[in-house]
RNA sequence: UGAGCCGGCCGGGUGGCCGCGGCCCGGCAUCGACCGGGUCGAGGAAGGUCGGGGCUCCACAGGGCAGGGUGCUGGCUAGCGGCCAGUCGGGGCGACCCGCAGGAAAGUGCCACAGAGAACAGACCGCCGAUGGCCGACCGGUCCGCCGGGCGGCACAGGCAAGGGUGAAACGGUGCGGUAAGAGCGCACCAGCGCGCCGGGCGACCGGGGCGGCUCGGCAAACCCCACCCGGAGCAAGGCCGAGCAGGGGACGGGUAGCCCGCCCGAUGUCCCCAGGUAGGCCGCGUAGAUGGAUGGCCACCCCGGCGCUCCGGCGCCGGACAGAACCCCGCCUACAGGCCGGCUCACCGU
Numbered sequence: 001u002g003a004g005c006c007g008g009c010c011g012g013g014u015g016g017c018c019g020c021g022g023c024c025c026g027g028c029a030u031c032g033a034c035c036g037g038g039u040c041g042a043g044g045a046a047g048g049u050c051g052g053g054g055c056u057c058c059a060c061a062g063g064g065c066a067g068g069g070u071g072c073u074g075g076c077u078a079g080c081g082g083c084c085a086g087u088c089g090g091g092g093c094g095a096c097c098c099g100c101a102g103g104a105a106a107g108u109g110c111c112a113c114a115g116a117g118a119a120c121a122g123a124c125c126g127c128c129g130a131u132g133g134c135c136g137a138c139c140g141g142u143c144c145g146c147c148g149g150g151c152g153g154c155a156c157a158g159g160c161a162a163g164g165g166u167g168a169a170a171c172g173g174u175g176c177g178g179u180a181a182g183a184g185c186g187c188a189c190c191a192g193c194g195c196g197c198c199g200g201g202c203g204a205c206c207g208g209g210g211c212g213g214c215u216c217g218g219c220a221a222a223c224c225c226c227a228c229c230c231g232g233a234g235c236a237a238g239g240c241c242g243a244g245c246a247g248g249g250g251a252c253g254g255g256u257a258g259c260c261c262g263c264c265c266g267a268u269g270u271c272c273c274c275a276g277g278u279a280g281g282c283c284g285c286g287u288a289g290a291u292g293g294a295u296g297g298c299c300a301c302c303c304c305g306g307c308g309c310u311c312c313g314g315c316g317c318c319g320g321a322c323a324g325a326a327c328c329c330c331g332c333c334u335a336c337a338g339g340c341c342g343g344c345u346c347a348c349c350g351u
Stems, first nucleotide, its partner, number of pairs: 001347010012302007020041008028032001043322001047333002050331005055234004067230005072086005087101001088099004102225002107223002109219003124164002126160003131157002133154004138149004172190006191215002193212003197208004238283004248274003251270001252266005303320007
């Protein structure tokens, strides 16, 4: 100098004028939807409403089943699917980044297409054909029917899985031995798995070494298994006050057989009283706080960015995001013009 990585922060400033909402103070022949003054008035995400909690109402002995959620380890937290620090796996030369990261040797299921074969598999091409079979010439024997032997051939029975081919994946890899050809068939090394041991770590796990030829595919964001957690609805929750009208009851009056009880009537209109509910109001509700929702606009100067002109002093024009509380809080995720600070990595150059 260039290219990157990580963390934190800001997200226009000052003044004037006009306007909006809450609260407070003052004024008045007019007491108001008035006038004047003061003070407070959006965000880093107020957003999405994804997780958790407070608060409210409903439900609820306890346990189990069903259902749902979470899923490496340790810690933090009221709690979370959050945060911090690690482990393992993957990516990057690196700073660093990403991970829906329990169990596939409990069981069931699935693995498209291609391919012979896709799970305790399989033989298309291929290799072999030692052994058995068939054919041929030769040698030996012969009771002339054949018998025996080695050799050559066929690829019929059969053997093999090394090589080719298919596939995302083909039942360990390399080498030597071995064989008719081959094969963990044997051996050495490597890889994986299982079971012990030693050392380190709280732990996930890491390092080393031993034994066993054990070689065992993947998928649980398929069912399932294991561990832990989980009641439902939400501020239109919910609480208080409460008309008018309708309705019900009481008192009073009248009637019903003299009295009590009971029953009936007073019909739109006797008087007084009443539960619950509706309209409506208040609370819930906050040092912003409505309940159709205020927090805005204009001008000047400055700041930042771009473009044009320039007599290099400046001048002119355009632009400055995403968005916007509605019960509150803790997180996560998503959107965002432009800018600031700190730490780190790589490459090149100079000393």